[in-house]
RNA sequence: UUGAAGCAGACGGAAGAGACCGUGUUUAGUCGCGGCGCCGAAGGAAUAAGCCUCUUUCUAUACCGGCAAGAGGUGACGAUCUCAGGCAAAAGGACCGUUUGUGGACA
Numbered sequence: 001u002u003g004a005a006g007c008a009g010a011c012g013g014a015a016g017a018g019a020c021c022g023u024g025u026u027u028a029g030u031c032g033c034g035g036c037g038c039c040g041a042a043g044g045a046a047u048a049a050g051c052c053u054c055u056u057u058c059u060a061u062a063c064c065g066g067c068a069a070g071a072g073g074u075g076a077c078g079a080u081c082u083c084a085g086g087c088a089a090a091a092g093g094a095c096c097g098u099u100u101g102u103g104g105a106c107a
Stems, first nucleotide, its partner, number of pairs: 006102008018036001020035005037087003043083001044081002050074007058066002
């Protein structure tokens, strides 16, 4: 000097599933409590084979290596669960795109 991943901001896009029932309050809506049903894309949780590491027994003169057992890690996610959240609109929304900043991998 070139300037990757990552991170942050702004803007745009972005699905699913009862505006359910009872009851209190209210002009009504909203809201509180209770009940049944449902959704997965904030967040969260759990998980197999396989693979890796370590320990122990045995094998081996010893090392390497190998059998077995145990522990840990990875696998791990957009799939699973539904704790949380959600089930008109609005809001939120994983994720995607554009842009700005930060960042400093590789050469």
A computed fold for a 107-nucleotide RNA from Dethiosulfatibacter aminovorans DSM 17477, annotated as Glycine riboswitch aptamer. RNAcentral records the identical sequence in 2 taxa. It matches the Rfam family "Glycine riboswitch aptamer". Its family is annotated with glycine biosynthetic process in the Gene Ontology. The prediction has a mean pLDDT of 75.